[in-house]
RNA sequence: UUCUUUGUUUCGCUUAAUGGUCCCGCGAGUGCGGGAUCAACGGGGGACCCAAUUCCCGAAACGGAUCGGGGCGAACGAUGCGCGGCAUCGAGAGCAUUUAAUGGCUCCAGCCCGACAGCUAACCUCGUCAGCAUCAUUAAAGUGCAAGG
Numbered sequence: 001u002u003c004u005u006u007g008u009u010u011c012g013c014u015u016a017a018u019g020g021u022c023c024c025g026c027g028a029g030u031g032c033g034g035g036a037u038c039a040a041c042g043g044g045g046g047a048c049c050c051a052a053u054u055c056c057c058g059a060a061a062c063g064g065a066u067c068g069g070g071g072c073g074a075a076c077g078a079u080g081c082g083c084g085g086c087a088u089c090g091a092g093a094g095c096a097u098u099u100a101a102u103g104g105c106u107c108c109a110g111c112c113c114g115a116c117a118g119c120u121a122a123c124c125u126c127g128u129c130a131g132c133a134u135c136a137u138u139a140a141a142g143u144g145c146a147a148g149g
Base pairs, nucleotide, nucleotide: 003149004148005147006146007145008144011142012132013131014130018039019038020037021036022035023034024033025032026031040128041127042126043125044124045123050118054065055064056063068116069113070112071111072110076090077089078088079087080086081085092107093106094105095104097141098140099139100138101137102136103135
């Protein structure tokens, strides 16, 4: 170093939000901060084709009315009430290595664009924050460690 057997109280979470290289500054510490760049993950804009074309009067035109529209995200829909909100049901989301099953618990917010965008190849462009602390059982598959061959 490779294969194999056995044991094990090993493995952080939500989110796209991570990893590397170089330079500079501080430090003297495998560290912190800033800048650049590569990769990775994620979002938006953007053709043909396809899709779409508010409501009223009217044959049509004209006219009138109209609560704008859109994006990130699971964070939406329905019903009820004592209605600035609350409750219930349904859909959806999360729970610690991964997958599946069963049971249980929790969430169901917040923000942005600024009159404007359907899908969308090429292309263009943006983000890499923030907040936390581990539910249980069974089966299988990995990883770490230990002992042996």